[in-house]
RNA sequence: GUUGAUAAAGGCAAACCCAUUGAAAAAUGGGGACGCAAAGCUAUGGGCCUAAAUCCGAUUGUGCGAUAUGGCUGCCAGGCCGCCGGCA
Numbered sequence: 001g002u003u004g005a006u007a008a009a010g011g012c013a014a015a016c017c018c019a020u021u022g023a024a025a026a027a028u029g030g031g032g033a034c035g036c037a038a039a040g041c042u043a044u045g046g047g048c049c050u051a052a053a054u055c056c057g058a059u060u061g062u063g064c065g066a067u068a069u070g071g072c073u074g075c076c077a078g079g080c081c082g083c084c085g086g087c088a
Stems, first nucleotide, its partner, number of pairs: 001087004011036002016031006034074001040080003044077003047072003054066002056063001
């Protein structure tokens, strides 16, 4: 540099359940394993989720509306960093 078939040392942890936080999406902790060779870090581009506040509508209605400033890196790229083995 390239690669992840096997092996070893290990790592992470989906769904679901419980607790806490939150308007929600979701997050954190515990349990739990569907998977993962970057399922390590990063919201930079795209994408997706949410809509308290705001706007609009309405004009007393509680919307089937718009909007990220809120989220997701276990959706795809980009950036940064890295364990073990094979090959060169």
Molecule: c-di-GMP-I-GGC riboswitch aptamer
Organism: Anaerolineae bacterium